[in-house]
RNA sequence: AGUAAGAAAAGGCAAACUUAGUGAAAAUUAAGGACGCAAAGCUAUCGGUCUAAGGGCCCAUACUCGUAUAUUGAGCCUAUGAUUGCGGUGCUGCCAAC
Numbered sequence: 001a002g003u004a005a006g007a008a009a010a011g012g013c014a015a016a017c018u019u020a021g022u023g024a025a026a027a028u029u030a031a032g033g034a035c036g037c038a039a040a041g042c043u044a045u046c047g048g049u050c051u052a053a054g055g056g057c058c059c060a061u062a063c064u065c066g067u068a069u070a071u072u073g074a075g076c077c078u079a080u081g082a083u084u085g086c087g088g089u090g091c092u093g094c095c096a097a098c
Base pairs, nucleotide, nucleotide: 002098003097006095012037013036017032018031019030020029021028022027035085041091042090045088046087047086048083049082050081054078055077056076057075059073060072
């Protein structure tokens, strides 16, 4: 320096849960806490998954002369939102081994 990703050593990260906060929600931030992790380091780039504020469709309801309009409630669709500890890609990487 390279390869690949592992018995040891030095370390590292931190699931569930709790408390406080942010958010419409999914989720996330901080502290505590450790299920686990050889990339459980970084990146939302490609898939998958989650949510639906906003937007659209539609049903009911109210008013109305009325094709219309409006309020409220339910349902369906939709990321621009989220997830890297769901997987792939990309970038970086300790010690040992070869």
This is a predicted structure of a 98-nucleotide RNA (c-di-GMP-I riboswitch aptamer) from Pseudoalteromonas denitrificans DSM 6059. The organism belongs to Pseudoalteromonas denitrificans, within Bacteria. The sequence is in RNAcentral, with records from ENA and Rfam. It matches the Rfam family "c-di-GMP-I riboswitch aptamer". About the family: GEMM was predicted in a large-scale screen for bacterial structured RNA regulatory elements. The model forms 95% of the base pairs in the Rfam consensus.